A computed fold for a 344-nucleotide RNA from a Thermoleophilia bacterium, annotated as Bacterial RNase P class A. The sequence is in RNAcentral, with records from ENA. The coordinates come from a structure-prediction model, not an experiment, and the mean pLDDT is 77.
RNA sequence: UGGGCGAGACAGGCAGUCGCGGGGCCUCCGUGGCCUCGAGGAAAGUCCGGACACCGCAGAGCAGGGUGCUGGCUAACGGCCAGCCGGGGAAACCCGAGGGAAAGUGCCACAGAAACGAAACCGCCCCGUCGAGCGAUCGCGGGGUAAGGGUGAAAAGGUGCGGUAAGAGCGCACCAGCGGUCCGGUGACGGGCCGGCUGGGUAAACCCCACCUGGUGCAAGGCCAAAUCGGGGCGUCACGGGUUGCUCGCCCAGUCCCAGGUAGGCCGCAUGAGGCGUCCGGCAACGGGCGUCCCAGAUGGAUGACUGCCCACGACAGAAUCCGGCUUACGGCUCGCUGACCCA
Numbered sequence: 001u002g003g004g005c006g007a008g009a010c011a012g013g014c015a016g017u018c019g020c021g022g023g024g025c026c027u028c029c030g031u032g033g034c035c036u037c038g039a040g041g042a043a044a045g046u047c048c049g050g051a052c053a054c055c056g057c058a059g060a061g062c063a064g065g066g067u068g069c070u071g072g073c074u075a076a077c078g079g080c081c082a083g084c085c086g087g088g089g090a091a092a093c094c095c096g097a098g099g100g101a102a103a104g105u106g107c108c109a110c111a112g113a114a115a116c117g118a119a120a121c122c123g124c125c126c127c128g129u130c131g132a133g134c135g136a137u138c139g140c141g142g143g144g145u146a147a148g149g150g151u152g153a154a155a156a157g158g159u160g161c162g163g164u165a166a167g168a169g170c171g172c173a174c175c176a177g178c179g180g181u182c183c184g185g186u187g188a189c190g191g192g193c194c195g196g197c198u199g200g201g202u203a204a205a206c207c208c209c210a211c212c213u214g215g216u217g218c219a220a221g222g223c224c225a226a227a228u229c230g231g232g233g234c235g236u237c238a239c240g241g242g243u244u245g246c247u248c249g250c251c252c253a254g255u256c257c258c259a260g261g262u263a264g265g266c267c268g269c270a271u272g273a274g275g276c277g278u279c280c281g282g283c284a285a286c287g288g289g290c291g292u293c294c295c296a297g298a299u300g301g302a303u304g305a306c307u308g309c310c311c312a313c314g315a316c317a318g319a320a321u322c323c324g325g326c327u328u329a330c331g332g333c334u335c336g337c338u339g340a341c342c343c344a
Stems, first nucleotide, its partner, number of pairs: 001340001003338006010331001012310007020038007040316001044327002047325005052217004064213005069083005084098001085096004099208002104206002106202003121149002123145006130139003157175006176198001178195007221267004231258003240252004274293008311314001
């Protein structure tokens, strides 16, 4: 210098004017004035987890759903941190639903002889008192074998040496796997020794095992409460109508009262698993102590416009109950690491 990899912070700045939403104070209560606060790292997707609320629920279990290496963190998680193992890369580093296939069941297309309590197509080898041929050899029959070829994503451990008629863990060495044992580690696991030779893959197929798990979401839910219609009470005193002329009785309407509930209003709703600084514990995620700060809260839903100066000329994008994550979108900057080239 130009690649690659990882991490972090930022998200145009300052000044003025006008406008919009929240809060506080003053007021001559008409309004007006003053002060102050006003989007994000993703406010997004709504994919997980929780708080909160209502409904359900004696207790326990089944079913269903989810998670799935180990240890830790956390309110919780499918998240994060530190590791293990496997894979990728020259490296920095990155990726992995990463329990069980010797409980059982299913599936393994095409090709191939054979795809699973395996198999013999081409071969290789031996035997024959069979046939052909002068013979080499070929055919036929019986048997051995799985080394070589061929098919396939995958073919009964791999490579080499020995061995054999040809072969074969048949024997041996190394490697892989399995079992036992010892050592190290909290553990996943790693290392050593011994043994027998070893049993295809697939569980984001059913299934088994372990752990977690009730449902619905702030339009949750709670409070106040017009008008109209309908409901209940009273209909006793007072007024009215009906019943039969009158009285009683009965029925009805209205005034009145009550409850539910609509419009509307208020709460939930902004002090919180909170931010910043510092110290301590921890590799870290994180936890604890102290100090300090208050930092949007609408409900037709605010956060914009203009002017001046400066620069690197400003990407993606706008809260709606809140919080912790994940994922996706996106601009430039800084630092560290890795390897390459050039110069001194």